RNA sequence: GGUUCCAUAGUCUAGUGGUUAGGACACCAGGCUUUGAACUUGGUAACCCGAGUUCGAAUCUCGGUGGAACCU
Repeated sequence: GGUUCCAUAGUCUAGUGGUUAGGACACCAGGCUUUGAACUUGGUAACCCGAGUUCGAAUCUCGGUGGAACCU
């Protein structure tokens, strides 16, 4: 330098154009317990940045940033 892929919550992950962006772990509060763990109920928290297409974009297109693999 070239090709391909990836970026969603503190962590991991689902979501092939329209429903309040879903789940697990973690965290906070309650219940249970002599206390703790475990169990259980509820809650907070996320689409890398910019532009475009569209009535409507996490999703499609382009550019940027960061990361990974392969080739040179």
The RNA shown here (transfer RNA) has 72 nucleotides and comes from Papaver nudicaule. The sequence is in RNAcentral, with records from Rfam. It matches the Rfam family "tRNA". Rfam classes the family as a transfer RNA. Gene Ontology term of the family: triplet codon-amino acid adaptor activity.